[in-house]
Context: one part of a larger RNA
RNA sequence: CUCGGUCAAGGAACUCGGCAAAAUGUCCCCGUAACUUCGGGAGAAGGGGAGCCUGUAGUAGGUGAAGCCCCUGCGGGCCGAGCCGACGCAGGCCGCAGAGAAUCGACCCAAGCGACUGUUUAGUAAAAACACAGGUGCCUGCCAAGUCGGUUAAGACGACGUAUAGGCACUGACGCCUGCCCGGUGCCGGAAGGUUAAGCGGAGGGGUUAGUCUUCUCAGGAAGGCGAAGCUCCGAAGCGAAGCCCCGGUAAACGGCGGCCGUAACUAUAACGGUCCUAAGGUAGCGAAAUUCCUUGUCGGGUAAGUUCCGACCUGCACGAAUGGCGUAACGACUUGGGUGCUGUCUCGACCGAGAGCUCG
Repeated sequence: CUCGGUCAAGGAACUCGGCAAAAUGUCCCCGUAACUUCGGGAGAAGGGGAGCCUGUAGUAGGUGAAGCCCCUGCGGGCCGAGCCGACGCAGGCCGCAGAGAAUCGACCCAAGCGACUGUUUAGUAAAAACACAGGUGCCUGCCAAGUCGGUUAAGACGACGUAUAGGCACUGACGCCUGCCCGGUGCCGGAAGGUUAAGCGGAGGGGUUAGUCUUCUCAGGAAGGCGAAGCUCCGAAGCGAAGCCCCGGUAAACGGCGGCCGUAACUAUAACGGUCCUAAGGUAGCGAAAUUCCUUGUCGGGUAAGUUCCGACCUGCACGAAUGGCGUAACGACUUGGGUGCUGUCUCGACCGAGAGCUCG
């Protein structure tokens, strides 16, 4: 050092934190609160008992031979021999100790989060994360939507299903609820107008040159102008969808949900008024919160003493309604605060046992 065991007095003073340890523990009986979705909460909590012997008592009870009856089936009934044999109660006995060992819940109060049982980071995270029944929206009329496959095949899933079905997304039991904004973005609908691709179209133009004209000429030719057909290049107007612009709808679609000034017969505050801006200016509920910077906010509770905790207040830096809001019984190896019990966690250390460490091998 590791593992195990014991301890005076105190009993969480330890510590980030009761981490670890101690304690609780079984069965029977009594007895159990708030709250509640009436199921629960409950093993709530909190108490009492437990061994052996004798008696009650071979009693209660169990089983059921032979025999008898009905019967013909491995049938039923009557009788009750033999065998097995208590609980409980009463009295007594022993020990430090009777669930004599081992296995074998500590409990309570309050709060947060998540309804719950489940699932997860195989090897640092089990959770308030994921899932979940339930809710809502959107898509899909069947060769469905969606998906796999791949040569835009066959084929397959969906589904031997058919909108009370299937797919996708968000939310997440239950209760009470879920306000305002469609200006932006998205989606859906509309198709008059604007814009718009390939393509169609072909005004017009360029290149090439058979020819023709002019000039020069050493008479061979040379230079220049124009230029048909054909070939070829460029190419305007005009006609061209969806989309976009545009017009509407839609927020349990993505999202958003104001500022300044004044005003009441103490003061303070402002139900009230003015003004500017906006698509609309945050409703209910909650609120220093898993969200509050200032902040250990202020007040109350708990403690002798409380940056934590609980209850309030509201000045919400920067809550807020299915990126759901607020509650909620039950549940949780979750998180936070408090308490009872209990202890070597500590005051403060000591001792015992086993095994390492050290030496030899």